[in-house]
RNA sequence: AUGUUAUCAAGAAAGGCGGAGGGAUUAGACCCAAUGAAACCUUAGCAACCCUUUAUACGUAAAGAAGGUGCUAAAUUCUACCCCGUCCUGAACUCGUUUCAGGAUUAUACGGAUAGAUAACCA
Numbered sequence: 001a002u003g004u005u006a007u008c009a010a011g012a013a014a015g016g017c018g019g020a021g022g023g024a025u026u027a028g029a030c031c032c033a034a035u036g037a038a039a040c041c042u043u044a045g046c047a048a049c050c051c052u053u054u055a056u057a058c059g060u061a062a063a064g065a066a067g068g069u070g071c072u073a074a075a076u077u078c079u080a081c082c083c084c085g086u087c088c089u090g091a092a093c094u095c096g097u098u099u100c101a102g103g104a105u106u107a108u109a110c111g112g113a114u115a116g117a118u119a120a121c122c123a
Base pairs, nucleotide, nucleotide: 003121004120005119006118007117008116013043014042015041016040021032022031023030026080027079028078029077044072045071046070049068050067051064052063053062054061055060076115081112082111085105086104087103088102089101090100091099092098093096
């Protein structure tokens, strides 16, 4: 690397350097950016995964922040696939405004899936 588990709508920015891009990837939308993007460096901060202390029904809970990571525009910026309704076509039979298959269109969620990010573990 791959894999496993957990989390991802909360929170937290200044300076230096740099000089045109950036928001992971593909497409679309939207947004940030010469009043200075990305990358890098310094300092500060947020959070509490690892960690520390205490309690424990051993599941966990509370408190903490020295250290290892992470993070500090917008929900992981939003949509895409599935799930609902309606209509069309075809097939089946028990002939029903039934069931199944395909297609068109539309709506919804702090739903799911996929992908991604971070942490801890595994090898």
About this RNA:
Predicted 3D model of a 123-nucleotide RNA (SAM riboswitch aptamer (S box leader)) from Flavivirga rizhaonensis. Rfam family: SAM riboswitch aptamer (S box leader). Rfam links the family to the GO term regulation of gene expression. The coordinates come from a structure-prediction model, not an experiment, and the mean pLDDT is 81. It was read from a public genome assembly, where an Rfam model found it.